The RNA shown here (SAM riboswitch aptamer (S box leader)) has 110 nucleotides and comes from Sporosarcina sp. HYO08.
It matches the Rfam family "SAM riboswitch aptamer (S box leader)". Rfam describes the family as follows. The SAM riboswitch is found upstream of a number of genes which code for proteins involved in methionine or cysteine biosynthesis in Gram-positive bacteria.
RNAcentral records the identical sequence in 2 taxa.
Model confidence (mean pLDDT): 83 of 100.
[in-house]
RNA sequence: CUCUUAUAAAGAGAGGUUGAGGGACUGGCCCUUUGAUACCUCGGCAACCAUUGAACUUGUUCAAACGGUGCCAAUUCCAGCAGAUUCUUUAGGAGUCUGAUCUAUGAGAG
Numbered sequence: 001c002u003c004u005u006a007u008a009a010a011g012a013g014a015g016g017u018u019g020a021g022g023g024a025c026u027g028g029c030c031c032u033u034u035g036a037u038a039c040c041u042c043g044g045c046a047a048c049c050a051u052u053g054a055a056c057u058u059g060u061u062c063a064a065a066c067g068g069u070g071c072c073a074a075u076u077c078c079a080g081c082a083g084a085u086u087c088u089u090u091a092g093g094a095g096u097c098u099g100a101u102c103u104a105u106g107a108g109a110g
Stems, first nucleotide, its partner, number of pairs: 001110008013042005021031003025080004043072003048068002051064006081099008
C1' cells in the first nucleotide's frame, strides 16, 4: 500500500517545551495567542487482540484490566451518492429516515 472483517449517538486531561495553525478531503460550521500543531511526562477512558476467571447451549456470553494497539472538543462535528417520505413552492428550497461510499481504528491475510 491492497484485500477481508468488526466497530464508529457512550466514555475519558492535566503539566512541560514549542509558537500558528487545527478539525482526513470538498462545502459548511466550529476550535485556536485565555495557546493551534508537534514532542515529552504523568493520568484517564474503552475493551478490538492477547491473557486470566466464571457460566452454559462448546463457541458464545459475562467479568477482570498486569500485556499489544487505539482513544481522551463538538455523533466519524454536519453534509457529500442513492432511495423513501414530510413541509413549502413559479422555479426552487428546507427537514426526517434508510442504505451505500469516504474516513478512522482494531483483527486477519497478501